[in-house]
RNA sequence: GAAGUAAACUAGAUGAUCGCGGGGGCAAGGACUGAAAAGUCGCCUCUGAGGAAAGUCCGAGCUCCAUAGGGCAAGGUGCUGGGUAACGCCCAGUGGGGGUGACCCCAAGGAAAGUGCAACAGAGAUAUACCGCCCAUUCUUCUAAUGAAGAAUGGGUAAGGGUGGAAAGGCGAGGUAAGAGCUCACCGGCAGUCAGGUGACUGGCUGGCCAUGUAAACCCCACCUGGAGCAAGACUGAAUAGGGGAACGAUGAACGGCCCGUUUAUGUUCCCGGGUAAGGUCGCUAGAGGCUGUCGGUAACGGCAGUUCGAGAUAGAUGAUCAUCGCCUCCUUUGGAGGGACAGAACUCGGCUUAUAGGUUUACUUCGCUU
Numbered sequence: 001g002a003a004g005u006a007a008a009c010u011a012g013a014u015g016a017u018c019g020c021g022g023g024g025g026c027a028a029g030g031a032c033u034g035a036a037a038a039g040u041c042g043c044c045u046c047u048g049a050g051g052a053a054a055g056u057c058c059g060a061g062c063u064c065c066a067u068a069g070g071g072c073a074a075g076g077u078g079c080u081g082g083g084u085a086a087c088g089c090c091c092a093g094u095g096g097g098g099g100u101g102a103c104c105c106c107a108a109g110g111a112a113a114g115u116g117c118a119a120c121a122g123a124g125a126u127a128u129a130c131c132g133c134c135c136a137u138u139c140u141u142c143u144a145a146u147g148a149a150g151a152a153u154g155g156g157u158a159a160g161g162g163u164g165g166a167a168a169g170g171c172g173a174g175g176u177a178a179g180a181g182c183u184c185a186c187c188g189g190c191a192g193u194c195a196g197g198u199g200a201c202u203g204g205c206u207g208g209c210c211a212u213g214u215a216a217a218c219c220c221c222a223c224c225u226g227g228a229g230c231a232a233g234a235c236u237g238a239a240u241a242g243g244g245g246a247a248c249g250a251u252g253a254a255c256g257g258c259c260c261g262u263u264u265a266u267g268u269u270c271c272c273g274g275g276u277a278a279g280g281u282c283g284c285u286a287g288a289g290g291c292u293g294u295c296g297g298u299a300a301c302g303g304c305a306g307u308u309c310g311a312g313a314u315a316g317a318u319g320a321u322c323a324u325c326g327c328c329u330c331c332u333u334u335g336g337a338g339g340g341a342c343a344g345a346a347c348u349c350g351g352c353u354u355a356u357a358g359g360u361u362u363a364c365u366u367c368g369c370u371u
Stems, first nucleotide, its partner, number of pairs: 001367010012325007020048007030041004050342001054353002057351005062229004074225005079093005094108001095106004109220002114218002116214003130161002132157011169187002172184003188210001190207007233282004243272006250266006289308008327339005
């Protein structure tokens, strides 16, 4: 210098004008409405989006409902140890795979509990003899003869050919009629045993000879799981309408020949309790919170001390314009023009995933050059 790997940070700055949400104040007491409570507006001041606020995919807090205990079913998780309030997240390891390397990736329990599936090809897919090789018998041909060749039948054989992702562990030697873990060495796998490690696992020794793959197919094993969600939920609660009760006995009706009386409807007054409004208040933002230091731990993380408060709307504010500076690109270069991502709170946290222009920093790897 080039090409990379891992991690972290930033997400334009300053000023002016206009505008919006929230908190506080208005002082002998801002303005208007109102009896008051309060409402609307004005002035001053403080404050007002993110690294993902997103997807709503996991895990929690909180709230309401349900719930004796246990089991089944259903769903989820799945190497080991640790972290955490918890997790399917994170850290450190083990095993496997990729890369020259820094480093990266893995849904990684069980296939000798059982069931299912394995297309096509191939003789045969968990068992097979198609070709080939070898042996025996018979027949034919050749030869003087021993014998040789061919065909048929019966048997042996998984070393070779061929098919396939996969053909009964791989490879070499011995062995054999030809062959074969039939025997042996090495390697792989399995079982037993010893040693190391908390463990996943690793290493050594011995043994017989060996067992297809698939469980994000059923299944088995271990562990976990009640449901709905802040429009949760709690309090308050009108107007209008409507329910119940008491009193009055004014008016109408029924009973009655009439009065009293009784019942009923309307009315007046009082009392009671329930509900409703996208009405109001709370929930609502001080929290498993942030920052700094120190201690423990390889780390994730935890302990302690100090310090700090950083939106809270309800149809939803967080914006617009201008100027200067800064970044990038282009041009006719004392200058001019253009560009600047993904996206936007809605109860709150911990994660994961996805989107993202430009820029910055640190550590490391490979190659080349110089000293």
Predicted 3D model of a 371-nucleotide RNA (Bacterial RNase P class A).
It matches the Rfam family "Bacterial RNase P class A". About the family: Ribonuclease P (RNase P) is a ubiquitous endoribonuclease, found in archaea, bacteria and eukarya as well as chloroplasts and mitochondria.